[in-house]
RNA sequence: GGUCCGUUCGUCUAGUGGCUAGGACGCCAGAUUCUCACUCUGGCAACAGGGGUUCGAUUCCCCUACGGACUA
Numbered sequence: 001g002g003u004c005c006g007u008u009c010g011u012c013u014a015g016u017g018g019c020u021a022g023g024a025c026g027c028c029a030g031a032u033u034c035u036c037a038c039u040c041u042g043g044c045a046a047c048a049g050g051g052g053u054u055c056g057a058u059u060c061c062c063c064u065a066c067g068g069a070c071u072a
Stems, first nucleotide, its partner, number of pairs: 001071007010025004018055001027043005048064005
């Protein structure tokens, strides 16, 4: 350099065109406890950036960035 794959809450992860973007762990608050831990309840928090297609894009296409695999 070429080809291919990936990028979603703090972390891990689900989501193949119409979702309030779900779950686990974590964090915050409350309940429980003499206190802590455990447990229970509630809450906060995400689609890498830009453009395109479409009535509608996390999802399809292109470019860029970053990471990875193979290859020369």
A computed fold for a 72-nucleotide RNA from a Patescibacteria group bacterium, annotated as transfer RNA. Taxonomically the source falls in Bacteria candidate phyla (Bacteria). Its mean pLDDT, the model's own confidence on a scale to 100, is 82. The sequence is in RNAcentral, with records from ENA and MGnify. The same sequence occurs in records of 2 taxa.